[in-house]
Context: one part of a larger RNA
This record gives sequence, structure tokens and C1' cells, in this order.
RNA sequence: UUGGGCGUAAAGGGCGUGUAGGCGGCCCCAAAAGUCCCCUGUGAAAUAUCCCGGCCCAACCGGGAGAGGUCAGGGGAUACUCUGGGGCUGGAGGGGAGCAGAGGAGGGCGGAAUUCCCCGGUGUAGUGGUGAAAUGCGUAGAUAUCGGGAGGAACACCUGUGGCGAAGGCGGCCCUCUGGGCUCUACCUGACGCUGAGGCGCUAAAGCGUGGGGAGCAAACCGGAUUAGAUACCCGGGUAGUCCACGCCCUAAACUAUGGAUGCUAGGUAUGGGAGGUAUCGACCCCUUCCGUGCCGAAGCUAACGCGUUAAGCAUCCCGCCUGGGGACUACGGCCGCAAGGCUAAAACUC
Repeated sequence: UUGGGCGUAAAGGGCGUGUAGGCGGCCCCAAAAGUCCCCUGUGAAAUAUCCCGGCCCAACCGGGAGAGGUCAGGGGAUACUCUGGGGCUGGAGGGGAGCAGAGGAGGGCGGAAUUCCCCGGUGUAGUGGUGAAAUGCGUAGAUAUCGGGAGGAACACCUGUGGCGAAGGCGGCCCUCUGGGCUCUACCUGACGCUGAGGCGCUAAAGCGUGGGGAGCAAACCGGAUUAGAUACCCGGGUAGUCCACGCCCUAAACUAUGGAUGCUAGGUAUGGGAGGUAUCGACCCCUUCCGUGCCGAAGCUAACGCGUUAAGCAUCCCGCCUGGGGACUACGGCCGCAAGGCUAAAACUC
């Protein structure tokens, strides 16, 4: 439950795609389903409401009226909605011309650094580590330093309050394949649109399966310290894992804690991408305009904080969600998963 809400109080689905459904631009014509008006019928009586009357009053009883509907049939109206037809271009899509970008996938290449029971040179007694130490490493020659080799992972500077992507996310360079966006033009289509229950796809990290790989780092684990203890913080080691291929898992403070679309409502400033103008030999500067990213702010909103043309303002449409705290991101059941577990989701009881 005909109500109020969802940035921080409970509440926006992690993101997309799209089915049903809901909603939908401007003009004309028709029809008349919704809608509106009229008439007829029906809506039993009793009860209830109003009026009048009868028992002394009242309860009670009698009479009358009105009201009562997603109702049926008939007649009419046509603004709006629906439906059918015709037209339009502003929404949407396409064409043409240009632009920016760590958008995605595959392949190749590069340098710095770390490491190395790899090789060689120099060299000798320590080194490493900390608050201080110790464990550790080192005369079987370490640390340091020079040259060579191997291998894996990540790409300093550029780097930005910067860019791209629907989100997760994306950063060395080159090549191939590929998605989206923005600007200008106004040539084409002619409402083809918005949203979207289910469905389907994608989804960081961790985790799982099979096979590979393994430099550094590092859960677990083993030592050394610290401490009353120290299953930690600090130190020395170290395995999964981190990396690759394929297949799963599907969670998150998946956050802007702010769903999507459209229109409207002062500005200022910075910055990224484009177009036009002005100026100029040309570029820069400056002005206008479109798209993005930030900050500050009119009005307005807000419990306040704050938001404020990237709205949390003013409106419309569609979806999701909330309804006291705990129990409970739980149990049971169902579905999914190899498992871990995920999704959906109560109650008793208690305050």
C1' cells in the first nucleotide's frame, strides 16, 4: 500500500544489449474504442440518509423522496488518448568531409632495473639487516666492482585537476584486424524513438580445473627479534599465487555511496577535442560555437552537510529498490557451480 521516499538517515540493479510491456514529435482527414452529454431499461424488499406521519416520548412502526453502477441498449459531441489513412523534418538513423584517444584482440620488437650453485676479470673480510639486534650470507672467496650469458615480469621520464571505454578497466614502441565518439555539411530515410520485467552477454582482485612458466614480490609455513605473551606489527627465508593458453567462478567501499532518456533554468574560471571568425606574411593571442573533464558560484533545492546547465533545481516517461535495530549479505527450499560458494530469501525469539 489511493501515502512518502532512495548522495551521507533504510533504499539506484556492477555494466551493457535487448524481448514482452509501459510511454512517445509537428500538420491534415476519417472513424468513434477510451472520454463527455442526453434518453430508455435495470440497479427487489429490508437496512442506511432526508422529509412527513402513528404508538404520551424514544426504541419500534407506516408513507414519501433522494442517492446508489468499470451496468445494458439507443441517440449525440470529437478537444485529448487509441485506431486507420495522407503529409512534414526539428527527434532518431544514414551519406559525404575531417579530428583526437593508455578503447578491444593478435603478432613482433626495445631499453632500464631486479635475480641467477651460468662463465670470466679485479679484490679481501666482512656483508646484510634494524629503533637496536639477531637469524641469514661469506676464506669452498661473499659484499663491492667490470665484462659476457640466461630468464621472467613490469614499462621510469613523457604523465596532466589529461585522454579512452557501458561498466569492470586501459599506459614502452611498431604492424595487422576491430568497436565507439566528436566536429563540419544538411545530400538521403521519414518518428524508424525512450525505457526495459524476464532472457542473453561482459564483469577488478582473490579462488578453481588442465597444461605451461616462474625473475621479483609473496598468503600459508619456518626461523630471528619485540613482548607478560606476540599464532602480529620489524628482520632473514619461503610455497601456492601473481604471468601465459583454454575452461570455470560472478563477488566488491563493482562509489560520483547519486539508474536511464528528453526538455527548460544567471554566470565566472581552468583544461582536453573540433569548427567558424578576427588578426597576421603565417602561427600564437582574441571572439563565437559544439562535445568532454574539473573548480567556484545566481535562482532554486536540502534536516544539515552540501548540490547547483556534468543538479541533489523545474518537469515528463520507463526500470530497479526501501518500509525500525538485532536475529540475517542467515536457515529451509529452489536454481547455478568441479569446489569454494553465488543468487533468491524467511521465522521464532529479542530490544